[in-house]
RNA sequence: GCCGACGUAGCUCAGCUGGUAGAGCAAAUCAUUCGUAAUGAUUAGGUCGCCGGUUCGAAUCCGGCUGUCGGCUC
Numbered sequence: 001g002c003c004g005a006c007g008u009a010g011c012u013c014a015g016c017u018g019g020u021a022g023a024g025c026a027a028a029u030c031a032u033u034c035g036u037a038a039u040g041a042u043u044a045g046g047u048c049g050c051c052g053g054u055u056c057g058a059a060u061c062c063g064g065c066u067g068u069c070g071g072c073u074c
Base pairs, nucleotide, nucleotide: 001072002071003070004069005068006067007066010025011024012023013022019056027043028042029041030040031039049065050064051063052062053061
C1' cells in the first nucleotide's frame, strides 16, 4: 500500500427484511437479616465511533473519515 471483519449502557454482547434502542453482569434504592453475603422487587444509565447522503422515517441502506483486529504484498 491492498483486502476483509468489527465499533451499540461501566463490561460482554443481541438487535432478522429500515418503523418506540434491548439482555446478562456491574451500579443505586427498597424488602429480607442482629449485621454482611445471598435472594427478590424497582430504578437509573445510550447524541448506536465521526461527518454527509437516500428516505415520511436510519443502529440498520449508500459515500467519506477515523479507531481496533486479521490476512496479503514489499
Transfer RNA from Stieleria bergensis, 74 nucleotides, folded computationally. Rfam family: tRNA. Rfam describes the family as follows. Transfer RNA (tRNA) molecules are approximately 80 nucleotides in length. The family's RNA type in Rfam is transfer RNA. The sequence is in RNAcentral, with records from ENA. The source organism's lineage runs through Bacteria, Planctomycetia, Pirellulales, Pirellulaceae and Stieleria. RNAcentral records the identical sequence in 2 taxa.